Small-subunit ribosomal RNA, central domain from a metagenome, 350 nucleotides, folded computationally.
[in-house]
Context: one part of a larger RNA
RNA sequence: CUGGGCGUAAAGGGCGUGUAGGCGGCCGACUAAGUCUGAUGUGAAAUACCCGCUUUUAAGGUGGGUCGUGCAUUGGAAACUGGAUGGCUAGAGUGCGGAAGAGGUAAGUGGAAUUCCCAGUGUAGCGGUGAAAUGCGUAGAGAUUGGGAGGAACACCAGUGGCGAAGGCGACUUACUGGGCCGCAACUGACGCUGAGGCGCGAAAGCGUGGGGAGCAAACAGGAUUAGAUACCCUGGUAGUCCACGCUGUAAACGAUGAAUGCUAGGCGUAGGGGGUAUCGACCCCUCCUGUGCCGCAGUCAACACAAUAAGCAUUCCGCCUGGGGAGUACGGCCGCAAGGUUGAAACUC
Numbered sequence: 001c002u003g004g005g006c007g008u009a010a011a012g013g014g015c016g017u018g019u020a021g022g023c024g025g026c027c028g029a030c031u032a033a034g035u036c037u038g039a040u041g042u043g044a045a046a047u048a049c050c051c052g053c054u055u056u057u058a059a060g061g062u063g064g065g066u067c068g069u070g071c072a073u074u075g076g077a078a079a080c081u082g083g084a085u086g087g088c089u090a091g092a093g094u095g096c097g098g099a100a101g102a103g104g105u106a107a108g109u110g111g112a113a114u115u116c117c118c119a120g121u122g123u124a125g126c127g128g129u130g131a132a133a134u135g136c137g138u139a140g141a142g143a144u145u146g147g148g149a150g151g152a153a154c155a156c157c158a159g160u161g162g163c164g165a166a167g168g169c170g171a172c173u174u175a176c177u178g179g180g181c182c183g184c185a186a187c188u189g190a191c192g193c194u195g196a197g198g199c200g201c202g203a204a205a206g207c208g209u210g211g212g213g214a215g216c217a218a219a220c221a222g223g224a225u226u227a228g229a230u231a232c233c234c235u236g237g238u239a240g241u242c243c244a245c246g247c248u249g250u251a252a253a254c255g256a257u258g259a260a261u262g263c264u265a266g267g268c269g270u271a272g273g274g275g276g277u278a279u280c281g282a283c284c285c286c287u288c289c290u291g292u293g294c295c296g297c298a299g300u301c302a303a304c305a306c307a308a309u310a311a312g313c314a315u316u317c318c319g320c321c322u323g324g325g326g327a328g329u330a331c332g333g334c335c336g337c338a339a340g341g342u343u344g345a346a347a348c349u350c
Stems, first nucleotide, its partner, number of pairs: 003322004007304002012318001014201004021194003025088004030083002033081002035077008048066007091191001092188003095184004103177007110154001115149007125136002162169002206247006215241002220236004258317006266295011299306002323350003332343004
């Protein structure tokens, strides 16, 4: 290379968007590049393979055939692929009418709670633990009442509920704004799928500048525990956690399961929408689409399990794997302020 694979054994890119490329619906007529077929030329001989002859055989020698899988020229075929052309509506998109949603961004507002400050009442403890101690408190703490400040997070609702491509999103109001779903079938007429590079987004921690700082809390300090205790427990506590702008670009970024399309028993929930039946009406019941769960047949699987949200049956495109360690290391490149990221070996060894 040909292969075989990627839920858990090595292996799905963190997620989008999209360039090149690859692949691509139905009908008609055309073309003839791919494709198929005929002819001619060439493809040296020897070698190779097959059948003879030859020394009695063998190796060898020799004759004939095959082969030389190819290339070029030329004639033909038109199903399929391609090209060019006319049309179609089942894919895709637009429009119109609806309903749902923690989807995003910004501004504003609210209540509960913690902490702190002030004042009142009040007196000896509070706090903490397995037990304690450090700590706080007669300079009046803790408790309780009233007032104030400030920051952060939004109890109940809340639901294998919803939304988002993923990361993720949860008080309320307003403004701006993205996407999906259902119904109609008016419009476009294959406009599609995937996607190497590229570009964008991307939890937490971390970094830069400037703010902010209630609670929590790496580091740090003290008290305990212990043989020791650079820990687990306790009392404190700084970065940080929050905001704005910029950077970083990684995660068990997980469904450890790439995207798209079609097909393949059922049953039970749940969310959004539609139709029918019924009704005064809302329910109930039947049914269609979309999402999200559980169970389960065929099938698949090493097993576990998966099972219309497939890990089943197929097609297209991308990414990735190829024994363990060395090692996601070294070197080099690229990126970054740094931390580091990304690409990514070998010797050696089992």